A computed fold for a 1549-nucleotide RNA from a groundwater metagenome, annotated as small-subunit ribosomal RNA.
It matches the Rfam family "Bacterial small subunit ribosomal RNA". Gene Ontology terms of the family: ribosome and structural constituent of ribosome.

């Protein structure tokens, strides 16, 4: 410190989402030890048991028990301190809190110093006695008694009141000055400053008067410990004030004790705390009041900090104590473990009544994802009583339980390879787990067992000493005090002597208490079987989680088939899954590993440090202008801002540094350092502020000029249009793609005269000009705003920005009222296109467009770019104004200023662009943003006559929404070119018959594939068996084929007979019968037997080779260096001419080069030269073969850029000469596992393997392809006759001849072929037919023959005779072809016994017609444009309806909670009045609870009915993206199933 995720890819912009740290955590899986922490976050729910606060016998008088007594125990009572702390919780509380920093109108039990005091009297009342009610719990009543218990009196100051003096401050008010502001001058109000005076009210000094106190006890005693009063410190506490730390403005107004004064109560004390009375004040945008939620700190996680989050465990503070109220005792409470009341709840009860408060330790119950032992012990610290000894203490100190957390330690170490077994993966060769196991030496932490064995112990008690402080006795010295004297005075004060019982001081001495300290002695341990240390045995007692597709370290098999699962995010999974299960490797962590939750961080994702806003969220519609923020140059003064030092504090643990104690850490303990903040004391005067003063560069004024569709109101022009009324004129008009509706013979439309009526304002007009914006357009008057430029005359910072709330403007569309109404025109009728057509086109039309006036307030109100200043290189145009030059003046030329435009250095910018009119660079103020969707919705709250406007949430869903720019495709976008692509023509197809071929259907099977073009006479160049793959039925089973081992054998086999059989095939007798080798043994061979294995047209073309089809024989397709870009990419391949051609030239940041074109290649077309069988009669060359020429656009003309081409011509057989072969990069997951290979998978004994019969692939209601032969006279039959070429021919081809009517047959010459053979037909001559279902046409279908083959039933071809169907030229589409071609006529071969061939491959005969041209149709190239599309238009995608879920709003209602008002009732208590004034009873105020009654607000719950999200292929449509086929979008306003449409008007996106 980053990462993944939007793309086909790219940058940017955002979001989500992970990798890290914490936690009082839970949950799963696991789990040896120790230390030291930690542990009821939910139900401030309910509790059953014990125990958590006592003590004190030296306050006090009993009981009761031991003792002879002295004494001593125990125990309830009064009374004394303590029970207001210690312990617990966090409900409430947003400020009576708490943190800091001050401040005083204040208390104080216990401690600490001081000073003074305690005198003298009296009344109860518990217990205890007696007596009574009551289950109880516990009460009444009589009698009697004590205190450190009450009462009454005395004494009285440094307490407390009250009077009086004397000084000091403050503050308030009065008259008059001085300055400032407000108001229209005087006038008055305000606020500032000196000086003055007069009141008050504080302190402080000093006098006087008044009033207020007290306990005792133990002790022989000294003294101890108490008591009262004061005052003093240390402590801790009440009150008061500044600043600080929540959300929400969809809470904006709140407030009557309220805010202030006076008086009085009240309190420990200030104060409306609390009362009467008088004024009306007092908060609030710097957020009052209200909801919400919450204890507050110190500190804790994080984090580079700045910040963000949280308030467990520990401190400090605050609050509470079943809920609510109240007091009372006390120094302290309104009081956890105390009172009364009230409520709810539980408990006991004899039914009368009572009793209780665990948010104290431990339990329990409950609710919950979750949190513990009814443990020991006061020893140790601390607390309470106590004189002490002591007592209590669930605080505490320890233990227990729980891996909850931190931190430590083991679970063995060292050798050990035949790399053992197992297991797993495998390319089957091997590798992994692995030195790891096992053996084989060592060691004992931890565990067991034994023994040993600290420290926490300071204290308390008894004795001795030594010190120190104070007391008391006391010696001495001084003093005070008292006496006499002197001076001075109003007195005291001051000096000198003298006395000293008595004061006070120093300074010894003794003694006594006390603390300290040393020394002896005696005693205390819960933990505790302790830490620790020693020995013993013995590797013994001790490892799991979780991941392994990326991010993110670690993969392999199997299993399973979009299942079952997995996942934080992308996203796996659909038959070869590193993503799911196991399993084995591995890889991180480790006694712990993961999961959830929740925080911080990463995230600059709320940015103060640190973002942004012209297209991505985001500039406010536009000005004025308050507040409030900022503010030119000088000068002086002063300091709250700043700044510097100093100092006081911010508690203690805690971080951090250093040392230090536990064997180390973790913990602990010391020191130190930090502690941004507050408070205080000095200085400092740059910089802000303030206060005075000057300035003119900003601002604003003045003067002169200037331009303009600036506004507002009148008047008036012309042309256009429409209406009226007249003429002319006659059948039409009008409108559209084409029509029709419509208008018109009652005379339109056309045309002309007059008349009237609304609206708008051609030319000039222009990228022009004005306005803030919204907008503004005929002339002319009138009245007005605001701008520019000269001058440098005046004023002297007057200035920019401007929430919110305000004021004002604000297109169009709508409202309202009245007017007007040509023209256009929502809506609405009609015609029309359409599958519909609620449109688009057409005819008509109403509100509306227009006027006043009055509302509405929204726009894509756009420059999607907020004001204002100042800087930063130009070049140009354009409007205005001015200088200068120059003219007679104007024009032009240069310059300065204020606007509007292009282009464009630097910067900028994700790009796209901007670029002195900034989107550079700085500064001020404002407004905005913060992932998409729900939504600019809802609900609330203003404003609106209504439409509606404005402000503005969430739940809930998604993982992206976006924004520039790339490459493609794509377009009913453009430009250009090509193509039988149309166009021109000739000939078919689609109709009939048949023949194939497919779907469909049948079937035991009709064997499988092939599916637009690029399937369908295809695979099949040849299904009766066979083939064959399919059904059925008989059979085999290492197998019909192949290799290896092993093992007995000489056999297998093959004839021949016979038995079953449909046939395979099986039984069974006989014959015949191995090789090498001398034998043997080995080898070879055979076939049995086991075993490895074979076989499979089974599956998966979407696991593959290979091959092939298409686009297309199109002209394209890429590299490398370089160069431009942030990058995807681009350039090069683009432009310009050409070609058939990315074919060649020129240009050119590109410079070469690659597969592709095009040549090399066959074949045909002319020729030369050799050669020559079988051609031909020789010779020869019109045949054939081999080598060779010929053409290169070479020559001419023309035109071109005088390049490359291109038209044209001349020679020439031929001018890219014809054809074939050849097939780029890539699409189609295009075809084939069934031609062949091939991985996986499946099947292998009743087989998906193999043999066999026989059947089927020929089935027929039907549709579809591809063809035949027809439909007839350019034909059809007969006769006669003529001319090819490429082939083929040995299990062949097959003449001449016989034979038959013929398919045939017999025979069998020639021929392995230029020799023989197969071998024409259209055509030509002649006769016949006569327009007809025919002398066309030949299907069916009989009969009777021939040939192939075991075998023609199902299923062959062909002859002959007989029969003689549709069919008269083909709807809607469609199809081939541009010359030796179409189109016609026969010929040949393969496949093969035959043949269904009318298919195909190929060969020749005879042989035409058109093409003007590229608009359109269907493809194809290249540049260009747009794009929401990349699975790429067969794409994307909208909106209603229908159907399931999900959340939220509305909602008659129904329920429930919380404040608060208003009334009523009022407990306990305080008070306050009566009453026999101790008790008491009784009334009044107040006041919890409860109740009534309107409303507020919250929340749950609802028939219903609307809208939003989401689902699976549902439904209607195509609204949008391409000119999305009517350009889209904003606003409006009307309509329609829906998207949607239309009017008006605005933007360009």
């Nucleotide at each position: 410190a980053g990462a993944g995720u939007u793309u086909g890819a790219u940058c940017c912009u955002a979001g989500c989402u992970c990798a890290g740290g914490a936690u009082g955590a839970a949950c799963g899986c696991u789990g040896g030890c120790g230390a030291c922490g930690u542990g009821g976050a939910u139900a401030a729910g309910g509790c059953a048991u014990g125990c958590a606060a006592g003590u004190c016998a030296a306050g006090g008088g009993g009981g009761c028990c031991c003792g002879c007594a002295a004494g001593g125990g125990c125990c309830a009572c009064c009374g004394g301190c303590a029970g207001a702390c210690g312990a617990g919780g966090u409900a409430g509380u947003a400020a009576u809190a708490c943190g800091u920093a001050g401040g005083u109108a204040c208390g104080a039990a216990c401690c600490u110093u001081u000073u003074a005091g305690a005198u003298g009297g009296g009344c109860a009342c518990a217990g205890c006695u007696c007596g009574u009610c009551g289950a109880a719990a516990g009460a009444c009543g009589g009698g009697g008694u004590a205190a450190u218990u009450c009462c009454c009196a005395a004494u009285a100051a440094u307490a407390u009141c009250c009077u009086u003096u004397c000084g000091a401050a403050u503050u308030u008010u009065g008259c008059g000055c001085u300055u400032c502001a407000a108001u229209u001058u005087u006038u008055u109000u305000g606020g500032a400053g000196a000086a003055u005076a007069a009141a008050a009210u504080u302190c402080g000094g000093g006098a006087g008067g008044a009033u207020u106190a007290a306990a005792g006890u133990c002790g022989c005693a000294a003294g101890a410990c108490g008591c009262u009063a004061a005052a003093u410190g240390a402590u801790u506490g009440g009150c008061c004030u500044g600043c600080g730390g929540a959300g929400u403005a969809u809470c904006a107004g709140g407030u009557a004790g309220u805010u202030g004064g006076u008086a009085g109560g009240g309190u420990a004390a200030u104060g409306g705390c609390c009362u009467a009375c008088c004024a009306a004040g007092c908060c609030u945008a710097u957020g009052a009041c209200g909801c919400u939620u919450a204890g507050g700190g110190g500190a804790g996680c994080u984090g580079a900090g700045a910040g963000g989050c949280u308030g467990a465990c520990c401190c400090c503070c605050a609050c509470c104590g079943a809920u609510g109220g109240a007091a009372c005792u006390g120094a302290g409470a309104c009081a956890c473990g105390g009172u009364c009341c009230a409520u709810a709840c539980a408990c006991c009860u004899a039914c009368g009544g009572g009793u209780g408060g665990c948010u104290g330790c431990a339990g329990u119950c409950g609710a919950g994802a979750a949190u513990c032992u009814u443990c020991c012990g006061c020893a140790a610290u601390g607390g309470g009583c106590g004189a002490a000894a002591g007592c209590c203490u669930g605080a505490c100190g320890g233990a227990g339980c729980g891996a909850c957390g931190u931190c430590g330690c083991g679970u063995g170490a060292u050798c050990g390879a035949u790399g053992a077994a197992g297991u797993c993966c495998u390319u089957a060769g091997g590798g992994g787990c692995g030195u790891a196991a096992a053996g084989a030496u060592c060691u004992u932490u931890u565990g067991u067992g034994a023994g040993g064995g600290a420290g926490a112990a300071a204290g308390u008690c008894c004795a001795g000493c030594a010190c120190u402080u104070u007391g008391u006795u006391u010696a001495c010295a001084a003093u005070a005090u008292c006496g006499c004297a002197a001076a001075a005075u109003a007195a005291a004060a001051u000096u000198g002597c003298g006395a000293g019982g008595u004061u006070u001081u120093g300074c010894g001495a003794a003694u006594a208490a006390a603390g300290u300290g040393c020394u002896g002695g005696a005693u205390u341990g819960a933990u505790g079987u302790u830490a620790c240390c020693u020995c013993a045995a013995g590797a013994a007692u001790a490892a799991g989680g979780a991941g392994c597709u990326g991010c993110u370290a670690a993969u392999c098999a199997c299993g399973u088939g979009c299942c079952a699962g997995c996942a934080g995010c992308a996203g796996c999974g659909g038959u070869a899954a590193u993503a799911c299960g196991u399993g084995a490797g591995c890889u991180c962590c480790a006694a712990g590993c993961g999961u959830u939750a929740c925080u911080c961080g990463g995230a600059a994702u709320u940015a103060u440090u640190g973002g942004g806003c012209g297209u991505a969220a985001a500039g406010g519609g536009u000005g004025c202008g308050u507040a409030g923020g900022u503010g030119g140059u000088u000068u002086u003064g002063u300091u709250a801002g700043u700044c510097u030092u100093u100092u006081g504090u911010c508690a203690a643990a805690g971080c951090c540094u250093u040392c230090g104690g536990c064997u180390u850490a973790a913990c602990c303990g010391a020191a130190g350092a930090a502690g941004g903040g507050c408070g205080a004391a000095a200085g400092a005067a740059a910089c802000g502020g303030c206060a005075a003063g000057a300035c003119u560069a900003g601002a604003g004024g003045g003067u002169g000029u200037g331009a303009g569709a600036g506004g507002u109101g009148u008047a008036c022009a012309g042309a256009a249009c429409u209406c009226a009324u007249g003429g002319u004129g006659u059948a039409g008009g009008g409108g559209u793609g084409a029509a029709a509706u419509c208008c018109g013979u009652u005379a339109a439309u056309a045309u002309c005269a007059u008349g009237g009526g609304g609206a708008a304002u051609a030319c000039c007009a222009a990228a022009g000009g004005c306005g803030a914006a919204g907008g503004c357009a005929g002339u002319a008057c009138a009245c007005u705003g605001g701008c520019a430029c000269a001058u440098u005359c005046c004023u002297g910072a007057c200035a920019c920005u401007g929430a919110g709330u305000g004021c004002a403007c604000g297109a169009a569309a709508g409202c309202g009222u009245g007017g007007g109404g040509a023209g256009c025109g929502a809506a609405c009728g009609g015609g029309a296109u359409u599958a519909g057509a609620u449109a688009c086109c057409c005819c008509g039309g109403u509100a509306g467009u227009c006027c006043a006036c009055g509302c509405c307030c929204u726009a894509a109100a756009c420059g999607a770019u907020g004001a204002u200043c100042a800087c930063u290189g130009g070049c140009u145009u354009u409007u205005c104004g001015g200088a200068g030059u120059a003219u007679c003046g104007a024009c032009c030329c240069u310059c300065c200023a204020a606007g509007a435009g292009g282009c464009g250095a630097a910067g900028c910018u994700a790009a796209c662009g901007c670029g002195u009119u900034a989107a550079g660079u700085g500064a001020u103020c404002c407004g905005c943003c913060u992932g998409g969707g729900u939504a600019g919705u809802a609900c609330g709250g203003c404003c609106g006559c209504a439409a509606g406007g404005c402000u503005a949430a969430a739940a809930c869903u998604c993982a992206a929404a976006g924004g520039a720019a790339u490459a493609g495709a794509c377009g009913g976008g453009g430009a250009c070119u090509c193509g039988c692509a149309c166009a021109a023509g000739c000939g078919g197809u689609g109709g009939a018959u048949c023949a194939u071929g497919u779907g469909g259907u049948u079937u035991a099977a009709u064997u499988c594939g092939u599916a637009u073009c690029u399937a369908a006479a295809c695979g099949a160049a040849g299904a009766a068996c066979c083939u064959u793959a399919c059904c059925a039925a008989g059979g085999c089973u290492a197998g019909a084929u192949a290799u290896c081992c092993a093992g007995a054998c000489g056999a297998a086999g093959u004839c021949a007979c016979a038995g079953c059989g449909a046939a395979a095939g099986u039984u069974g007798u006989g014959g015949c019968g191995u090789c090498u080798c001398a034998c043997a043994a080995g080898g070879a061979c055979g076939g049995c037997u086991g075993g490895a294995c074979a076989g499979g047209u089974g599956u998966u073309g979407c696991a593959u080779g290979g091959c092939u089809g298409u686009c297309g024989u199109c002209a394209g397709u890429u590299c490398g260096u370089g160069g431009c870009u942030u990058g995807a990419g681009u350039u090069g391949u683009u432009c310009c001419c050409u070609u058939a051609a990315g074919u060649g030239g020129g240009g050119u940041a590109a410079c070469g080069a690659a597969c592709g074109c095009a040549a090399c290649c066959c074949u045909c077309a002319u020729u030369g030269u050799c050669u020559g069988u079988u051609a031909c009669a020789a010779g020869u060359g019109u045949c054939a073969g081999a080598c060779g020429a010929a053409a290169c656009u070479g020559c001419c003309c023309g035109u071109a850029u005088u390049u490359u081409g291109c038209g044209g011509g001349a020679g020439g057989a031929a001018g890219c000469g014809a054809g074939g072969a050849u097939g780029a990069c890539g699409c189609c997951a295009a075809g084939u596992c069934a031609g062949c290979a091939u991985g996986a998978c499946c099947c292998u004994a009743g087989a998906u393997g193999c043999c066999u019969u026989g059947g089927g692939c020929u089935a027929c209601a039907c549709a579809c392809a591809u063809g035949a032969u027809a439909c007839a006279a350019u034909g059809c039959c007969c006769g006669g006759u003529a001319c090819a070429a490429a082939g083929a021919g040995g299990c062949g081809c097959a003449a001449u001849g016989u034979c038959g009517a013929a398919a045939g047959a017999c025979g069998g010459a020639g021929c392995a072929a230029a020799u023989c053979u197969c071998c024409a037909a259209a055509g030509c001559c002649a006769g016949g037919c006569c327009a007809a279902g025919u002398u066309c046409g030949g299907a069916u279908u009989g009969a009777g023959g021939u040939c192939u083959g075991c075998a023609a039933c199902c299923c062959g071809a062909c002859c002959u005779c007989a029969u003689g169907a549709a069919g008269c030229c083909g709807g809607a589409a469609u199809c081939g072809c541009u010359a030796g071609u179409a189109a016609u006529c026969g010929c040949a071969g393969g496949u093969c016994a035959g043949c269904u061939a009318u298919a195909c491959u190929g060969c020749g005969g005879u042989g035409a017609a058109u093409a003007c041209g590229u608009u359109c149709u269907c493809g194809a190239g290249u540049c260009u444009u747009g794009u929401a599309c990349u699975c790429a238009c067969u794409g994307c995608c909208c909106g209603u309806c229908a159907a399931g879920c999900c959340a939220a709003g509305g909602g008659a209602g129904c329920c429930g909670g919380g404040a608060a008002u208003a009334c009523c009732c009022g407990a306990a208590g305080u008070u306050c009045g009566c009453g026999u004034u101790u008790a008491c009873g009784c009334g009044g105020c107040c006041u919890a609870c409860g109740g009534u009654a309107a409303g507020c607000u919250c929340g749950g719950u609802g028939a219903c009915a609307g809208g939003g999200g989401u689902u699976a292929a549902g439904u209607c449509g195509u609204a949008a993206c391409a000119a999305g086929g009517c350009a889209c979008g904003g606003g409006u306003a009307g309509c329609g199933g829906a998207a949607g449409c239309u009017g008006c008007u605005c933007g360009u996106g």

The coordinates come from a structure-prediction model, not an experiment, and the mean pLDDT is 81.